[in-house]
Order: sequence, then C1' cells, then structure tokens
RNA sequence: GGCGGCAUAGCCAAGUGGCAAGGCAGCGGUCUGCAAAACCGCUAUUCAUCGGUUCGAAUCCGAUUGCCGCCU
Repeated sequence: GGCGGCAUAGCCAAGUGGCAAGGCAGCGGUCUGCAAAACCGCUAUUCAUCGGUUCGAAUCCGAUUGCCGCCU
C1' cells in the first nucleotide's frame, strides 16, 4: 500500500427495515434477629462518528475513526 471482518448499557451479548431481548454487575424492595441465598422492580431521548436512501434505519449505502486478520 491492497482486501476483509468487527464496533449495541459498566462487562458479555441477541436483534439484518416498523418504538433495542437476555445474562452478569449496580440501585431499590420483599424475606431474615443481622446477613447470605432466593424472589420482585429499575437501568441504552446519542446502537463508534458524520452524511445519504426510505413514510420509517441498530439494520441498507458512502466516508471517517478505532481494533483484529489476510496479502504485498
């Protein structure tokens, strides 16, 4: 230098056009003499950034940034 993949909550991770699942952690509650465990509830107005397509974009297209891999 060329090509490809990935980027979603503090962490892991599903979702491939129609208001973003789940788990761990965290916070609140129930229970308990106090805890632990268990159970219930809460947590993404900016899905890496910018632009485009569309009635509608995490999802499709382009560029950029970061990480990983392959070729040279």